Model confidence (mean pLDDT): 80 of 100. This is a predicted structure of a 593-nucleotide part of an RNA (large-subunit ribosomal RNA, domain I) from a Candidatus Atribacteria bacterium. The full RNA is in RNAcentral, with records from ENA. The organism belongs to Atribacteria, within Bacteria. Rfam family: Bacterial large subunit ribosomal RNA. Rfam links the family to the GO terms ribosome and structural constituent of ribosome.
Context: one part of a larger RNA
RNA sequence: AGCAUAUGGUGGAUGCCUUGGCGAUAAAAGAUGAUGAAGGACGUGGUUGGCUGUGAUAAGCUCCGGGUAGCCGUCAAACAGGCUUCGAUCCGGAGAUUUCCGAAUGGGGAAACCCAUCAUCCUUAAUCGGAUGAUAUUACAGUCUGAAUACAUAGGACUGUAAAAAAUACCAGGUGAACUGAAACAUCUAAGUAACCUGAGGAAGAGAAAUCAAUUUAGAGAUUACCUAAGUAGCGGCGAGCGAACGGGUAAGAGCCUAAACCUAUCAGAUGUUAAAGCAUACAGGCGUUGUUUGGUAGGUGUUGUAGGGGUUAUAUUGUGUAACUGUAGGUGCACAGAGGAGUUAAAAAAUUAUUUGAUAAUAGAAUAACUUGGAAAAGUUAGCCAUAGAGGGUAAUAGCCCUGUACAUGAAAUCAAGUAAUCUCCUAAUAACUACCUGAGUACAACGGAACACGUGAAACUCCGUUGGAAUCUGCGAGGACCAACUCGCAAGGCUAAAUACUUUUAUCGACCGAUAGUGAACUAGUACCGUGAGGGAAAGGUGAAAAGUACCCCUGAAGGGGAGUGAAAUAGAACCUGAAACCGUAUGCUU
Repeated sequence: AGCAUAUGGUGGAUGCCUUGGCGAUAAAAGAUGAUGAAGGACGUGGUUGGCUGUGAUAAGCUCCGGGUAGCCGUCAAACAGGCUUCGAUCCGGAGAUUUCCGAAUGGGGAAACCCAUCAUCCUUAAUCGGAUGAUAUUACAGUCUGAAUACAUAGGACUGUAAAAAAUACCAGGUGAACUGAAACAUCUAAGUAACCUGAGGAAGAGAAAUCAAUUUAGAGAUUACCUAAGUAGCGGCGAGCGAACGGGUAAGAGCCUAAACCUAUCAGAUGUUAAAGCAUACAGGCGUUGUUUGGUAGGUGUUGUAGGGGUUAUAUUGUGUAACUGUAGGUGCACAGAGGAGUUAAAAAAUUAUUUGAUAAUAGAAUAACUUGGAAAAGUUAGCCAUAGAGGGUAAUAGCCCUGUACAUGAAAUCAAGUAAUCUCCUAAUAACUACCUGAGUACAACGGAACACGUGAAACUCCGUUGGAAUCUGCGAGGACCAACUCGCAAGGCUAAAUACUUUUAUCGACCGAUAGUGAACUAGUACCGUGAGGGAAAGGUGAAAAGUACCCCUGAAGGGGAGUGAAAUAGAACCUGAAACCGUAUGCUU
């Protein structure tokens, strides 16, 4: 020196564990903010560094309810001092307080700071000083003022109301890449993605056919989401790639309001001037800013495609009351009652009462002992019991019957949510003929240039935008993938609309999800330490034991570290602490050289 055996050190793999994560299902919620939010700074404890709580009333104050013997949060023990059966601590509901910054809003500013004005009050001999409140901007409304310039207008002042900001994700709209792929690259792709901006809601958006379908036959019947159709039909330097729809099956289901024609009222303009036209109709009387027409506003009416509505005429309609310039006649309108229907999430809208259910604390909750082994019984043995409870967790090993729970059952002073009922609120004729008054115009559409449609300009429909042109009016117009004809389907150029769907949080439950190099970046002081001027980047780090019983005392000793003694089942469980692999480094013995 090598090999072998034994025994150690180092190291922290492996095994076991789980306080933390990940995902899913169900229900509920999606609240905030000028009455100052979200988020922070600084304070606040007897001793107080971090976290948590909280705000000069500062780990807290008040009231109401629950609950019961202990309590003064945590890392984190201790000392001191207190509170509490006159019910504390704790849990839930409602209030009070709530420094400074921050939309930040009196002015300024290098956030958490500086400096003001006015009003009222306190203080002072007076100034100074102090307390409280107000004082930003924009929009809208109102009032008062008010130039050049006479009226006016611009402008100014005051008052009131609203807005602003936050918001992980989800949604709509606007702007909009590149890396990349095409094995290069330019059309193309990535992708209308990322990113930025605007806006809204608990969802958003879409939505009640100018829709599909079908070809000479039939059918469907708003939207949305899922499964399928289907990686099909297609698009495509026909490359890479992109990629439907109809139809079928499910979920959920809900339909409505206007514009116009016509009527009435009112305002303004034009026209008209002594009674021709008007005052609902007929006749008689009476009236005179009446009437006619255009435009605006409000109310009624009306809303569709087998066209619908309006107007005129005719037929016809529960009861009662009432009105019109007057009387008569017939008829019309309006109101009420009755009957029927609907309703607070659209189509109109406000509230009260009763009642039910739920949320935010809780209550109650059955049944086991002995012996053996052991440090410890929940194990084994023997003999029992409960079960609408044998889900789970804990307890010195594996517990239905020890604890906590679980099943069944019960419960709210206060606040909130949902449902039901009543009060209440609203709505309610039709037919036939004639007429041709209305049915959304710089619109539809075309050309040119673009975009979006799965569809790259193509035979390219349909949809949207820019420029230039520019219809028809129901004997009308649009669509059915160029276009034309037939046929069929529909009615644009106004609007609203729950649910099924997306996402996040909370609560409950679950997992052929992870188990500390995994699972969140984060099981621990984690968006911490640390790095960076900054935007930003971003860790490592879990486990004594059942219980600290965490080694009194003695010895070596400067300390560290050890040896005894003691605790413990175990100390090769001693805090560098469960198990303790390998690399690497020793010690002892044997063999070989």